[in-house]
This record gives sequence, structure tokens and C1' cells, in this order.
RNA sequence: CAAUGUAGCUCAGCCUGGUUAGAGCAAUUGAUUUGUAAUCAAUAGGUCGAGAGUUCAAAUCUCUCCAUUGG
Repeated sequence: CAAUGUAGCUCAGCCUGGUUAGAGCAAUUGAUUUGUAAUCAAUAGGUCGAGAGUUCAAAUCUCUCCAUUGG
């Protein structure tokens, strides 16, 4: 100086602010099976890295800081 930070993990959504914050895998429960796996259905899990500002309204825009990665 640059990039990244969103569920247990990997990520989308940000550019162009708005109606419930989503997906896959994993987890739990149920169905199925002699049983396990697989399959199907459902459930739970997030103060969107921290703080402040702008706005009727911020994951999204602005500023500062923190962490990680690269130079």
C1' cells in the first nucleotide's frame, strides 16, 4: 500500500440502501430399513469483525480502529 472479515465450515448478497439476511456441506429430530449407510421431510443455528457518522431506513454509503493474507 492492497485484498479479505456474513451460520460450526466454504461462500452469495454490497457496485445500484428498502418488504423475513440466503445457499451448499455439517448438526439435531422424524420417516424409510432386520440394522447401518444412502434417500426424503422438518427443525435449530447470524446482534453481517468493533465503534461512530449520514439517512425515514445501513450487511450495503462515509470515517476510525482491530484481525488475517499478500507486497
A computed fold for a 71-nucleotide RNA from a marine eukaryotic metagenome, annotated as transfer RNA. Its Rfam family is "tRNA". It is annotated as a transfer RNA. Gene Ontology term of the family: triplet codon-amino acid adaptor activity. RNAcentral holds the sequence, with entries from MGnify.